[in-house]
RNA sequence: GCGGGGGGCCGGGCGGCCGCGGGGAAACCCGAGGAAAGUCCGGACUCCACGACGAGACGGUGCCGGGUAACGCCCGGGCGGAGAGAUCCGACGGACAGCGCCACAGAGAACAGACCGCCCCGCACGCGGGGUAAGGGUGAAACGGUGGGGUAAGGGCCCACCGGGGGGGCGGCGACGUCCCCCGCAUGGCAAGCCCCACCGGGAGCAAUGCCGAAUAGGGGUCCCGCGCCGAGAGGCGGGCGCGCGUCGCGCCGGGGAUCCGGGUUGGCAGCUUCAGGCGGCGGAGCGAUCCGCCGUCGAGAUGAAUGGUCGCCGCCUUCCGGCCCUCGGGCCGGGGGGGACAGAAUCCGGCUUACAGGCCCCCCGCCGCU
Repeated sequence: GCGGGGGGCCGGGCGGCCGCGGGGAAACCCGAGGAAAGUCCGGACUCCACGACGAGACGGUGCCGGGUAACGCCCGGGCGGAGAGAUCCGACGGACAGCGCCACAGAGAACAGACCGCCCCGCACGCGGGGUAAGGGUGAAACGGUGGGGUAAGGGCCCACCGGGGGGGCGGCGACGUCCCCCGCAUGGCAAGCCCCACCGGGAGCAAUGCCGAAUAGGGGUCCCGCGCCGAGAGGCGGGCGCGCGUCGCGCCGGGGAUCCGGGUUGGCAGCUUCAGGCGGCGGAGCGAUCCGCCGUCGAGAUGAAUGGUCGCCGCCUUCCGGCCCUCGGGCCGGGGGGGACAGAAUCCGGCUUACAGGCCCCCCGCCGCU
């Protein structure tokens, strides 16, 4: 220098003018993000349900150890796979508990199988019978692999090594690793199919939940006036009137005022933002995630929903013109034009995932050149 891998960070700066939300008596102070997003996990908080324990159903998680309030997150490790390497990827418990499935091709797909080939026998000489899974062919997968012995030809039939199963020793907290002995080998894959095992989980969500509550309309209680009936009256009783004799049926009307009660719409207040908090510094434990201690500093809370607009200067990227340097790839100076992403709190917090113009820093791997 070129190519590659991993990690961390920034996401324009300063000032003037105008404007918006919150706090405050005022002066004045504060006012979006690394993702505020998707709402996918885990919690805090609130209400509802629930006597305790166990079991079942349903859902989720799934190698081991650690971190954390908790997690499906993070860190470290094991195993498997990819790469030359740095490094990356993995739903990574159980397949002799049981059930199910294995397309197409192929003779045969699970306690299998004879299509071609090989070997033996028979004869009517090209067929028939038998043996054989070593060779060919099909397939994602053909019932351990390679080599040798043996055999009519073959076959763990026998032997060596590899693979597999069982037991033991050693190392490790553990996943696991390693060594020794035994067993010819004992039963393919799929559990992001049912299932089994272990562990976890009550439901709903700030439109949770609590409080206040205007006008108008509407519901109920009491009292007064009015209406009808009875009564000499005081007063009492009662929905009333019309049609029809009455029970009963039909139709119409059921008024006015005062006062009280409860529900409840628009709305208002609380919940609401200070905290498992952010940033900076120092010290300590740990490989690390993270934890402990001290000091300083910072802090949106809106609700048709504020956090903006504009101007100037500087900075960044890109492009054009002119000049200079030059190791010909570019660099510097002056001037002009263009660009500046993804996105935007809504109860709060920890994660994951996704989007993002441009830029910065650190570590590592490989190759080439020079010293």
Molecule: Bacterial RNase P class A
Organism: Jannaschia sp. Os4